Predicted 3D model of a 75-nucleotide RNA (transfer RNA) from Ahrensia sp.
[in-house]
RNA sequence: GCUGUUGUAGCUCAGGGGUAGAGCACUUCAUUGGUAAUGAAGAGGUCGGGAGUUCAAAUCUCCCCAACAGCACCA
Numbered sequence: 001g002c003u004g005u006u007g008u009a010g011c012u013c014a015g016g017g018g019u020a021g022a023g024c025a026c027u028u029c030a031u032u033g034g035u036a037a038u039g040a041a042g043a044g045g046u047c048g049g050g051a052g053u054u055c056a057a058a059u060c061u062c063c064c065c066a067a068c069a070g071c072a073c074c075a
Base pairs, nucleotide, nucleotide: 001071002070003069004068005067006066007065010024011023012022013021018055026042027041028040029039030038048064049063050062051061052060
């Protein structure tokens, strides 16, 4: 340099056109003499960035960025 895969909540990951989800973690409450566990409620997202298509884009297309893998080139 070329090709491919991946990028979504603090972490690990679903979701592949119709207004964002799970587990764990976090906060509050209940429970306990206290802690853990358990139960209930809650908070937390510019879906890597930009543009395009569309009535509507996390999802489709293009460009860019980052990580990883393969190939090529130079030394």
Its Rfam family is "tRNA". From the family's description: Transfer RNA (tRNA) molecules are approximately 80 nucleotides in length.